RNA sequence: GGAGAUAUAGCCCAGUGGUAGAGAGUGUGUGCUUAGCAUGCAUGAGGUCCUGGGUUCAAUUCCCAGUACCUCCA
Numbered sequence: 001g002g003a004g005a006u007a008u009a010g011c012c013c014a015g016u017g018g019u020a021g022a023g024a025g026u027g028u029g030u031g032c033u034u035a036g037c038a039u040g041c042a043u044g045a046g047g048u049c050c051u052g053g054g055u056u057c058a059a060u061u062c063c064c065a066g067u068a069c070c071u072c073c074a
Stems, first nucleotide, its partner, number of pairs: 001073004006068002010026002013023001018057001028044005050066005
């Protein structure tokens, strides 16, 4: 230099063109349980769906460009 893949909650990951309301696990806050801790149960918070633009009535999803990281080729 060329090609490809990935980017969504603190972490690891699903997900789909449809409004209202984007989820699971784990972690974490609170409460119950315990003499206390752990475990268990209940409940809550936590998101610019990487950034910018385009298509569309409607974009986290499709398209383009950029950024970051990874793989392959040279």
This is a predicted structure of a 74-nucleotide RNA (transfer RNA) from Vicugna pacos. Its Rfam family is "tRNA". By type it is a transfer RNA. The source organism's lineage runs through Eukaryota, Bilateria, Laurasiatheria, Artiodactyla and Vicugna. Model confidence (mean pLDDT): 80 of 100.